[in-house]
RNA sequence: CUCUUAUCUAGAGUAGCGGAGGGACUGGCCCGAUGAAGCUCAGCAACCAUUCAUGUCACGGCAUGAAGAGGUGCUAAUUCCUGCAAGUAUUUUUUUGCGAGAUAAGGG
Numbered sequence: 001c002u003c004u005u006a007u008c009u010a011g012a013g014u015a016g017c018g019g020a021g022g023g024a025c026u027g028g029c030c031c032g033a034u035g036a037a038g039c040u041c042a043g044c045a046a047c048c049a050u051u052c053a054u055g056u057c058a059c060g061g062c063a064u065g066a067a068g069a070g071g072u073g074c075u076a077a078u079u080c081c082u083g084c085a086a087g088u089a090u091u092u093u094u095u096u097g098c099g100a101g102a103u104a105a106g107g108g
Stems, first nucleotide, its partner, number of pairs: 001108008013041001015040003021031003025083001027081002042075003047071002050067007079100001084097004
């Protein structure tokens, strides 16, 4: 970089350093000197791993639940909304699907 599968309306900072950008991209709409990005710490969550409990088993495992010292991830706004298609509404309302993106696990 790419492929497959799963998830994406929940949750989490009045902290320290830093010093002007940030929310992927398009168009919007926002956040930011009452402090952006980034780093650290803290926290959240439970994808993987681990441990424990229960059930099941062809004894290899499998399912469900719990824990949180490991590997990631995340901590404004539904993935902030949106894009393409169909329906609905009829002046932009609303629903579904797809795409795009993000994250995890596995493969190339």
SAM riboswitch aptamer (S box leader) from Oceanobacillus alkalisoli, 108 nucleotides, folded computationally. The source organism's lineage runs through Bacteria, Bacillati, Bacillota, Bacilli and Oceanobacillus. The sequence was found by an Rfam model in a public genome assembly. The prediction has a mean pLDDT of 83. It matches the Rfam family "SAM riboswitch aptamer (S box leader)". The family is grouped with related families in Rfam's "SAM clan".